[in-house]
RNA sequence: AAAUAUCUUCAGGGCAGGGUGAGAUUCCCGAUUGGCGGUAUAGUCCGCGAGCGCCAUUUUUUCGACGCGCAUGAUUUGGUGUGAUUCCAAAACCAACAGUUAAAGUCUGGAUAGAAGAAGAUAGGC
Numbered sequence: 001a002a003a004u005a006u007c008u009u010c011a012g013g014g015c016a017g018g019g020u021g022a023g024a025u026u027c028c029c030g031a032u033u034g035g036c037g038g039u040a041u042a043g044u045c046c047g048c049g050a051g052c053g054c055c056a057u058u059u060u061u062u063c064g065a066c067g068c069g070c071a072u073g074a075u076u077u078g079g080u081g082u083g084a085u086u087c088c089a090a091a092a093c094c095a096a097c098a099g100u101u102a103a104a105g106u107c108u109g110g111a112u113a114g115a116a117g118a119a120g121a122u123a124g125g126c
Base pairs, nucleotide, nucleotide: 004123005122006121007120008119009118010117017029018028019027031106032105033095034094035048036047037046038045043093044092051070052069053068054067075091076090077089078088079087097109098108099107
């Protein structure tokens, strides 16, 4: 140095304009957005996070995980290249839960929350 332990900080974007209607940023035209790790640079490949339930720890209750279980969307064609469903060109497609005068990726809310993870500090160790 590494492993490991403790702590700190950070960690999600987006309907302009128009149509119908009593009423819609929810319908229709159109506009617009793309978390984290891996890999030739990825919303669509592989894996993970945001949701729900259970539970360890605890005298009991409460709370409640990094543990266990459930749920979990979507891409093709051509080109370059040793190598790309990631780049370039073109055409597509997808987006939790609860709420709403009317069905929501984009509004409001749980959320001043949590988290995949990123960075750093200290200890540690030769």
About this RNA:
Predicted 3D model of a 126-nucleotide RNA (FMN riboswitch aptamer (RFN element)). Model confidence (mean pLDDT): 80 of 100. The sequence was found by an Rfam model in a public genome assembly.